[in-house]
RNA sequence: GCGGGAUUAGUUAAACGGCUUAACGCUACCUUCCCAAGGUAGAGAAAGGGAUUCGACUUCCCUAUCCCGCU
Numbered sequence: 001g002c003g004g005g006a007u008u009a010g011u012u013a014a015a016c017g018g019c020u021u022a023a024c025g026c027u028a029c030c031u032u033c034c035c036a037a038g039g040u041a042g043a044g045a046a047a048g049g050g051a052u053u054c055g056a057c058u059u060c061c062c063u064a065u066c067c068c069g070c071u
Base pairs, nucleotide, nucleotide: 001070002069003068004067005066006065007064010024011023012022013021018054026042027041028040029039030038047063048062049061050060051059
């Protein structure tokens, strides 16, 4: 230098052009003498920018970071 892949709550992952899901963690309440465990509820996410579309985390382009291969 070229090609490919990855980037989603604090962490680890899933799925998908229209409702963003789960586990652990966090907060509140219940339970308990207290803690732990358990139960209920809640907050919290699409690497950045642009384009396409009625609508983009999803499609396309550029950039950034990481990984793999080639030179």
The RNA shown here (transfer RNA) has 71 nucleotides and comes from Candidatus Woesebacteria bacterium GW2011_GWF1_31_35. RNAcentral holds the sequence, with entries from ENA and MGnify. Its mean pLDDT, the model's own confidence on a scale to 100, is 81. Taxonomically the source falls in Candidatus Woeseibacteriota (Bacteria, Bacteria candidate phyla).